[in-house]
RNA sequence: GAGUUUGAUCCUGGCUCAGGACGAACGCUGGCGGCGUGCUUAACACAUGCAAGUCGAACGGAACCUUCGGGUUUAGUGGCGAACGGGUGAGUAAAGCGCAGGUAAUCUGCCGCAAAGUCGGGGACAACGUUCCGAAAGGGACGCUAAUACCGGAUGUUGUGUAAGGGUCGCAUGAUUUUUACAUUAAAGAUUUAUCGCUUUGCGAGGAGCCUGCGUCCGAUUAGGUAGUUGGUAGUGUAAGAGACUACCAAGCCGACGAUCGGUAGCCGGUCUGAGAGGAUGAACGGCCACAAUGGAACUGAGACACGGUCCAUACUCCUACGGGAGGCAGCAGUGGGGAAUAUUCCACAAUGGGGGAAACCCUGAUGGAGCGACGCCGCGUGAGUGAAGAAGGGCUUCGGCUCGUAAAGCUCUUUUAUCUCGGACGAAUGACCUGUUAGACAGGUAGAGACGGUACGAGGUGAAUAAGCCACGGCUAACUACGUGCCAGCAGCCGCGGUAAUACGUAGGUGGCAAGCGUUGUCCGGAAUUAUUGGGCGUAAAGGGAGCGUAGACGGCAUAGCAAGUCUGAUGUGAAAGCUCGGGGCUCAACCCCGGAACUGCAUUGGAAACUGUUAGGCUCGAGUGCCGGAGGGGUGAGCGGAAUUCCUAGUGUAGCGGUGAAAUGCGUAGAUAUUAGGAAGAACACCAGUGGCGAAGGCGGCUUACUGGACGGUAACUGACGUUGAGGCUCGAAAGCGUGGGGAGCAAACAGGAUUAGAUACCCUGGUAGUCCACGCGGUAAACGAUGAAUACUAGGUAUUGGGAGGCAAAGCCUUUCGGUGCCGGCGCAAACGCAAUAAGUAUUCCACCUGGGGAGUACGUUCGCAAGAAUGAAACUCAAAGGAAUUGACGGGGACCCGCACAAGCGGUGGAGCAUGUGGUUUAAUUCGAAGCAACGCGAAGAACCUUACCAGGUCUUGACAUCCCCCUGACGUACUUGUAACGGAGUAUUUCCUUCGGGACAGGGGAGACAGGUGGUGCAUGGUUGUCGUCAGCUCGUGUCGUGAGAUGUUGGGUUAAGUCCCGCAACGAGCGCAACCCUUACACUUAGUAGCCAGCGGGAAAGCCGGGCACUCUGAGUGGACUGCCAGGGACAACCUGGAGGAAGGUGGGGAUGACGUCAAAUCAUCAUGCCCCUUAUGAUCUGGGCUACACACGUGCUACAAUGGCGUAACAAAGGGAAGCGAAGGAGCGAUCCGGAGCAAAUCUCAAAAAUAACGUCCCAGUUCGGACUGCAGUCUGCAACUCGACUGCACGAAGCUGGAAUCGCUAGUAAUCGCGAAUCAGCAUGUCGCGGUGAAUACGUUCCCGGGUCUUGUACACACCGCCCGUCACACCAUGGGAGUCGAUAACGCCCGAAGUCAGUGACCCAACCUGCAAAGGAGGGAGCUGCCGAAGGCGGGAUCGGUAACUGGGGUGAAGUCGUAACAAGGUACC
Repeated sequence: GAGUUUGAUCCUGGCUCAGGACGAACGCUGGCGGCGUGCUUAACACAUGCAAGUCGAACGGAACCUUCGGGUUUAGUGGCGAACGGGUGAGUAAAGCGCAGGUAAUCUGCCGCAAAGUCGGGGACAACGUUCCGAAAGGGACGCUAAUACCGGAUGUUGUGUAAGGGUCGCAUGAUUUUUACAUUAAAGAUUUAUCGCUUUGCGAGGAGCCUGCGUCCGAUUAGGUAGUUGGUAGUGUAAGAGACUACCAAGCCGACGAUCGGUAGCCGGUCUGAGAGGAUGAACGGCCACAAUGGAACUGAGACACGGUCCAUACUCCUACGGGAGGCAGCAGUGGGGAAUAUUCCACAAUGGGGGAAACCCUGAUGGAGCGACGCCGCGUGAGUGAAGAAGGGCUUCGGCUCGUAAAGCUCUUUUAUCUCGGACGAAUGACCUGUUAGACAGGUAGAGACGGUACGAGGUGAAUAAGCCACGGCUAACUACGUGCCAGCAGCCGCGGUAAUACGUAGGUGGCAAGCGUUGUCCGGAAUUAUUGGGCGUAAAGGGAGCGUAGACGGCAUAGCAAGUCUGAUGUGAAAGCUCGGGGCUCAACCCCGGAACUGCAUUGGAAACUGUUAGGCUCGAGUGCCGGAGGGGUGAGCGGAAUUCCUAGUGUAGCGGUGAAAUGCGUAGAUAUUAGGAAGAACACCAGUGGCGAAGGCGGCUUACUGGACGGUAACUGACGUUGAGGCUCGAAAGCGUGGGGAGCAAACAGGAUUAGAUACCCUGGUAGUCCACGCGGUAAACGAUGAAUACUAGGUAUUGGGAGGCAAAGCCUUUCGGUGCCGGCGCAAACGCAAUAAGUAUUCCACCUGGGGAGUACGUUCGCAAGAAUGAAACUCAAAGGAAUUGACGGGGACCCGCACAAGCGGUGGAGCAUGUGGUUUAAUUCGAAGCAACGCGAAGAACCUUACCAGGUCUUGACAUCCCCCUGACGUACUUGUAACGGAGUAUUUCCUUCGGGACAGGGGAGACAGGUGGUGCAUGGUUGUCGUCAGCUCGUGUCGUGAGAUGUUGGGUUAAGUCCCGCAACGAGCGCAACCCUUACACUUAGUAGCCAGCGGGAAAGCCGGGCACUCUGAGUGGACUGCCAGGGACAACCUGGAGGAAGGUGGGGAUGACGUCAAAUCAUCAUGCCCCUUAUGAUCUGGGCUACACACGUGCUACAAUGGCGUAACAAAGGGAAGCGAAGGAGCGAUCCGGAGCAAAUCUCAAAAAUAACGUCCCAGUUCGGACUGCAGUCUGCAACUCGACUGCACGAAGCUGGAAUCGCUAGUAAUCGCGAAUCAGCAUGUCGCGGUGAAUACGUUCCCGGGUCUUGUACACACCGCCCGUCACACCAUGGGAGUCGAUAACGCCCGAAGUCAGUGACCCAACCUGCAAAGGAGGGAGCUGCCGAAGGCGGGAUCGGUAACUGGGGUGAAGUCGUAACAAGGUACC
């Protein structure tokens, strides 16, 4: 920097990614070289070989050789070394390590320098010889022998000690130097005679020991630890200081600046990362430490408590003759094992270094090299140029092409690498020998020495010849298509992909990235300002302690003087080397290596400065406090008093109810309630005043009086003189509920009981009612203990109100100005994510304290402390999620609010729901009852018309390039028509008749046959689509540009005040305009005028038997075209002088005149793949095509829509008046036949001409007389008519006969506001025929609307929201099931470190030492002495044993909660007033 919470936004906040690194591992792949690097795990066990020897110039001997001069080898004695080098990181949180110091408290082999010395004796022991024991390892006895082995003696420069003096120095103990006396302490020889050794002493160098300051991980759910502990005295001990150790004495010492305990860990230079500060790390290289199977111990030595030494114990392994022995790869190789994982049982001492030696030289798994591993870093290559027919081939394709792609091939060239041949190093200096020099050092010369290695490197030859993969391609993140798959298989770092068109899975092509590598995994840093010193926060996101007092600590007023700890500055020392960095150099470059500089930000010493902090001293008064004066107050505690009300008791009056609720009931009451009057009792709380007001630290405090008492405030300026602020621990206070003891108990009231409500109701409501509420004394210590805002100080615009004081002024019951303290509101700067805060800050600063670091698990578990208990305080982890959250925005929603509208309700009229029938649907049935439509917005819907057809369904028969389209080949000449035959029918078989053009090749057309491309599909997907349609809704809304406001989503405009049918208009306004909608423009209807009169009309004139029939006319009706008219234009009132509203005039019509067409942005994955079109999928002798018959018409039943009725406002019979339409395969007149449907007939008419055509209700008269009827017509029988190939399934109509249900319809529900409802008929489309349906037409023609409380739907504003798939939303808990981690758990198992006791190895020390002993002394000798040793004893002491506890871990029947899961169960607690506001 990016992705991810949301519909979108800003913020908070976590998760994730891009970078770098690695001793890595894994997958795929792999040409070369250089330089590095390679058991991170089992400090597991180890076969085999090697890793420390050397010296004959210390010594004797043995063997061999000999030129007899001697030489070679070396078991042993002796010396030096083996304490280095090499490995590992178990232990260790420590004087272990790092930095800086001290050692006046020390040691030091070899090496260097200096001084002095090296005299003279003695006795042994190995080897060796003999012998004995043993399997072996090994050991014993006797005898001989040398030394640079061992032991006395002498000497004593010196050293050391004692004693006595002197000088110098130091913070002290003391150090140093010097003089004298006494005591004491050395030595080794070899040899080529030049040296090398040896002894003592001093100094140096290098090394080591000890001590000190500072630094050095996590845990307080480890808070107290400690008896050699802390100190002293005297000793012991050591190289040396020291409780290091011992005895005695004292009682100290460490610890909140984290002791002790537990966990983890070798430390550092450095390494990785990072801008840095930091964080992480401690492989390789270098320094230090620790360790050597585990534990303990000492010996030797200059040095060890010793990796390749010793002793002991333990475990393990091996040998054994069973008696005993041997061993220690965390050296180099190597083996097994463990593990994701880590190499050769290589070469050489040529170089460097080490040990020994005088040296040659020997030894050296240190080291130098090689081998193996792409493990890392670096370098090189896999070719270069040219080459378009853009080859072939692959992929995609809209079939045109595009792409791989100059890529390949081809042509020209080069040869790094690989391969072959030849040449061939540097690394070599030493040393040896010769010469020079007295000698040495040194110089010159001569011969010779290389593991790597015939390697690096060089030259030549051949020839593009020998050499490319891996990952990715949805976003982050560079790179896209096809196919397969179909929530499957799979992917995935996060978000997330996959349910039939997947750029996200798999494969392919293409593309991108890196490249001998590429990806993945793991770990660390970064990004992460996500622990914030640099550099964060805490009103609402996580986070202010409930409040105060106050300890430690932190911070602290004004001025002066001193000091110099902090601070600043100079100098010096140190901060190893390597590394990093800068400059230069060497390998062809680079990696790598070398040289020089810088750096190492640190520590210490020392000189200086004195502003600030600190400190010391004496001052000051502004901070703070005291005194004095004054007023305000529900501040606290105790005591006393008061009235109203409630309840109860007593008595009176009085009678049937009272009470309670949404409605009731439980309850009380005739044993007298409620009500009312009087009297009494008891407890609790204190109306009005009362306030946004007062007091208190908070919790909290309210009748009145009184006693005691705390604090604040104002004024004054007498006193003190910084006495201050904050405050971890600590102490105190701390609502309500709760607990204990004792009282008290009127009302209220958890629990509980009853009554209701309810599906249930362990609730809400009602009637009762116990703890409790009250008092006293204790406990508890928590609250949304909230201003969700810690305390203190200072500063930073105002306005207004109120409360307690003070000052000043004026004309004074008052007003004004000002000042201090408190309490509120508004508001500017500033702050803030926004909301908001704003002198009472959430502003600007300072000081101190508390707290936070994703959500859940969880304020849970365990542990601890407190508590009588309840519980409180402290306070995790596993696991799980990618969010959880804050503020604001737009919607949607609310059993939120306000306003408004609609046949929405109301007011009315008529229906539906009951009957019969029609029709559609569900269901059922069926071979099939084809399919679709499904709340409103499916159901007389698609269907404006299923007997066949339609038809998609079923049964059966038939066809397969097909019923239909295009192309190709062959044959024929047709096609058609007529006829015969056959079938259930289609198909089939047959007869007759029959083309055009021509360049004669053929062509056109048609039929038949054939092959394949293809046709065909009412098969699937309306959730892949176009188009069309429904619906909200003819509701008044939906948006945009510019501007402005806001970080932003967005807002404004469009809100507001009026008004309208309307976002209609007016006014106002940070808006100004505009668009789609509204309205208007269009059609129709209502009036008039103009014009035109045929097929229309007929006032007047004429003709006529009748009829506008004719002449005539166009006045009227009417028809067509055009125009006018209506615009709130006029008047009055209201309104804001507006829009507009009300009323009126005029007018055919009046405030959009009536009706229609017209449907904004959008919603419903709404409907339709079966109108049509169409992607993809599927079928292809069938899911296509065709034929016959059947079905879509079924029928216990349920629903919708209708028709006809139930009758007298009626039925039946007899006479009038329309409009709008249709008509040629048609309408069909007159006339005739039939009771009738209809038939015969055929005039007229492609229509203002003819025709369908009769309008009906109505009117008048007559009849019927309230009944299942002269109502009603279903159903049925018989007989017919019409259409049609055909009316059986299954048409309509007619006549006669039959005459069902039904007497106005439960709950519920529909339509309609005027030419409307209701009622009456007429027509049309579809159609051969079929209408109660649909679409139109006119006739007759009402009632009612107070009004907007309620139901439904909608609009605007506002409010709440945890909703945004938007309330058909979201969401909680129990239960059931599965899985996961975890707490408890009778126990059980293991580990760890202590403690007590027992036992007590090796060994040091102490004691003893009868046994043993060559050196020295005495002694003739024997022997004794000195000294030493074995042995024994004691202290300590590892391992082990016993014991009770502690801590940690594993496991466990059972058990507790938690988390996660598919569409389980029960309810509905929360989100809206969530339906009882929530917490």
The RNA shown here (small-subunit ribosomal RNA) has 1479 nucleotides and comes from an uncultured bacterium.
The coordinates come from a structure-prediction model, not an experiment, and the mean pLDDT is 84.
It matches the Rfam family "Bacterial small subunit ribosomal RNA".